[in-house]
A computed fold for an 85-nucleotide RNA from Ferrimonas kyonanensis DSM 18153, annotated as c-di-GMP-I riboswitch aptamer. Model confidence (mean pLDDT): 88 of 100. The organism belongs to Ferrimonas kyonanensis, within Bacteria.

């Protein structure tokens, strides 16, 4: 230092629920709360899901459809604390 990730330390992070706020919705901030996470740190570059406002079609019942969202769905990039095999 690079791999790794132990029955080690010091730490971090915050599901699910409430409450307020944005938001068409998906969700998102914030406060409480903590299922768990050795990248659950940051980026939407590829994939997958979620939503469907304008939009277009429609037999007005709905269908398509991301430019929205999800980094706690993978992949990938970048940075990063300890160290026992």
């Nucleotide at each position: 230092a690079g791999c790794a990730g132990a029955c080690a330390a010091a730490g971090g992070c915050a599901a699910a629920c409430u409450u307020a706020a944005c938001g068409a919705a998906a969700g998102u901030u914030a406060a409480g709360g903590a299922c768990g996470c050795a990248a659950u740190a940051u980026c939407u570059c590829c994939g997958g899901u979620c939503u469907a406002a304008a939009g277009g079609c429609u037999u007005u019942g709905g269908c398509c459809a991301a430019u929205g969202a999800u980094a706690g769905c993978g992949g990938g990039a970048u940075u990063a604390c300890c160290u026992c095999a």